Model confidence (mean pLDDT): 77 of 100. This is a predicted complex of two RNAs, RNase P RNA and transfer RNA, with 454 nucleotides together. Rfam match: Bacterial RNase P class A. It is annotated as a ribozyme. Rfam describes the family as follows. Ribonuclease P (RNase P) is a ubiquitous endoribonuclease, found in archaea, bacteria and eukarya as well as chloroplasts and mitochondria. Its family is annotated with dimeric ribonuclease P complex, tRNA processing and ribonuclease P activity in the Gene Ontology.

C1' cells in the first nucleotide's frame, strides 16, 4: 500500500441580509388585572435514523386490572433494566488463515402425525448386484477294513450385511483381530447411554467406572414442560363554548312488583338482554341495544414536554449498568415553523423532516479517527 | 397520526409442506369461412423482494417493499 475486522465520533463551518414559528421583556392600542392585536429587543427552533410501526414500557380510559378455560408470545446459563423478543458476560454449536462474526440453542427413551420420487428395504426395516456356501444336499473323482473317509464341482437349501447401487436420511465410526464369508463377534481409540467424582452460582467442562449400542430425523407439525401476557390507544382522556328535525326506518328485548295516570302516561326497584373494541364461563360497572338513513358543530383550552433527561467528576462492577456530588434546560406546531439569497473556506456535503413521550430492534445512508488481523504486494 | 387487511399468469380465482403451480376469460398460432364471428386444436404467460426452518416452502417463521381499508365530536 492492498484486503478486511471491531469500536467511537461528526452530520458542512463562519459572516451578512430578508423571512417563518414558539418563549421572555418593554412600549402602544382596545372593553386598559386577566386577555387580544401591533411594534421593538433578546433568546430558542429536527434526527442518528425523526423512517418501518417490529418489540417493550410510561401515561390515559375501561373495575382496583379480577378468577378459570381457550389463545398469543418467549425458550442454553447468569446478570442488567421500568420492561422487553433488548443489552452485557459466560457455555455449547457453526463459519473464517486470522482479527472476529453468526446462532428460535428446552423436551423426539408422554403421546399422535409426517417423510413425495427413487430404492430390495424408510421406522421393532430389508436382500437387487455382490461375498460365502463352514453345515446340510446333489454330482464326479479317489481310497476303503464296505461302516465310510478325502478332494473337487454345483450355487439347491441356507448364511451374510464387508463392498456396490437408491436416497436428504439405510439402525454407531476408524483400525486390528476373528471368520466359510461376515458381523460389537472380541479388543483399542472416538462417539453415545447410565452411574458417581472434581471444578463452576449455573449452563457446562474434565477425569473415572460401566453398558456392546438399545435410544434415527422433524416440535418456525400437533403437542408436553417452564415463564410472561386484561383490552384499547393522545383521533386515549379532561374542560369550555356553539348548533339541531334533540329525528326516521328495520331488527332484537320489551318481564315482574309497587306508586301514579284516562292511557306502558310518568317513575322506583330487581330480572332478562345489551354495552364496557377478538372467543366462552363467572364476576364487576353502566344501561335498552344494533344497523341504516338523515340533522348539527367541525371552534377554543388542556393532555404537551423537566425527562427511566443531558454534561462533568469521583466511586462499585470484567461488562451491560448502578450510586454519589456538581451543573445545564435543549422544538412543541396544529394544513402543520426550522427557509432563501450573497460572500468566504474546505474534503464540495449522503440518507432523510418531530406530531403524547421514552428504551430497543430493523432498514436507508456520506465521512473522520483509533485499535486490531492477514496464506497478499513493494521497499 | 393510530389500528388493520392483502400480495399467485394480462384479469378473476384455486392449490395437506411433496411429481411439470391448476382453471376460466384474454393474447398468439393453426383449422374452419368468400371474409369475419361462433366452434375445434395447440401455445405463451405467474407465487412482490430477501434471509431462515425443513430432505423438500406458494404454503411455516423473520426483515424489507407495494397496494387497499377503518378511525372526530354532539344528539
Nucleotide at each position: 500500500c492492498g484486503a478486511g475486522c471491531u469500536g467511537a465520533c461528526c452530520a458542512g463551518g463562519c459572516g451578512a441580509u430578508c423571512g417563518c414559528u414558539g418563549c421572555u421583556c418593554a412600549c402602544u392600542u382596545g372593553u386598559u388585572c386577566u386577555c387580544a392585536a401591533g411594534u421593538g429587543a433578546g433568546g430558542g427552533g429536527a434526527g442518528g435514523a425523526a423512517a418501518g410501526u417490529c418489540c417493550g414500557g410510561g401515561c390515559u380510559c375501561c373495575a382496583u386490572a379480577g378468577g378459570g378455560c381457550a389463545g398469543a408470545g418467549u425458550g442454553c446459563c447468569a446478570g442488567g433494566u421500568a420492561a422487553c423478543g433488548c443489552c452485557u458476560g459466560g457455555g455449547g454449536g457453526g463459519c473464517g488463515u486470522g482479527a472476529g462474526c453468526c446462532u428460535a440453542c428446552g423436551g423426539a427413551a408422554a403421546g399422535u402425525g409426517c417423510a413425495g420420487c427413487a430404492g430390495a428395504g424408510a421406522g421393532c426395516a430389508g436382500a437387487c448386484c455382490g461375498c460365502c456356501g463352514a453345515u446340510g444336499g446333489u454330482u464326479u473323482g479317489u481310497c476303503u477294513u464296505c461302516g465310510g473317509g478325502c478332494a473337487a464341482a454345483c450355487a439347491c437349501a441356507g448364511g451374510u450385511a464387508a463392498g456396490g447401487g437408491u436416497g436428504a436420511a439405510a439402525g454407531g465410526g476408524u483400525g486390528c483381530g476373528g471368520u466359510a464369508a461376515g458381523a460389537g463377534c472380541g479388543c483399542a481409540c472416538c462417539g453415545c447411554g447410565c452411574g458417581g467424582c472434581u471444578g463452576g452460582c449455573a449452563a457446562c467442562a474434565g477425569g473415572c467406572g460401566u453398558g456392546g449400542c438399545a435410544c434415527g430425523g422433524u416440535a418456525a407439525a400437533c403437542c408436553c414442560c417452564a415463564c410472561u401476557c386484561g383490552g384499547a390507544g393522545c383521533a386515549a382522556g379532561a374542560c369550555c363554548a356553539a348548533a339541531u328535525a334533540g329525528g326516521a326506518a328495520u331488527c332484537c328485548u320489551g318481564u315482574u312488583a309497587c306508586c301514579u295516570u284516562u292511557a306502558a302516561u310518568g317513575g322506583u326497584a330487581g330480572a332478562a338482554g345489551g354495552c364496557g373494541c377478538g372467543g366462552c364461563c363467572c364476576g364487576c360497572g353502566c344501561u335498552g341495544g344494533a344497523u341504516u338513513c338523515g340533522g348539527g358543530u367541525a371552534g377554543g383550552u388542556u393532555g404537551c414536554u423537566u425527562g427511566a433527561g443531558g454534561u462533568g467528576u469521583g466511586g462499585a462492577g470484567u461488562g451491560a449498568u448502578c450510586c454519589a456530588c456538581a451543573u445545564c434546560c435543549u422544538a412543541g406546531a396544529g394544513g402543520a415553523a426550522u427557509g432563501a439569497u450573497c460572500g468566504u473556506c474546505c474534503g464540495c456535503g449522503a440518507c432523510a423532516g418531530a406530531a403524547c413521550c421514552c428504551g430497543g430492534c430493523u432498514u436507508a445512508u456520506g465521512g473522520u479517527c483509533a485499535g486490531c488481523u492477514c496464506a497478499g504486494u513493494u521497499a | 397520526g393510530u389500528c388493520c387487511u392483502u400480495g399467485u399468469a394480462g384479469u378473476u380465482c384455486a392449490a395437506c409442506g411433496g411429481a411439470u403451480a391448476g382453471a376460466a376469460c384474454u393474447g398468439c398460432c393453426c383449422c374452419g369461412u368468400c371474409c369475419u364471428a361462433a366452434g375445434g386444436g395447440g401455445u405463451c404467460a405467474a407465487u412482490g423482494c430477501u434471509g431462515g426452518u425443513u430432505c423438500a416452502a406458494u404454503u411455516c417463521c423473520g426483515g424489507c417493499c407495494a397496494a387497499g381499508g377503518a378511525c372526530a365530536c354532539c344528539a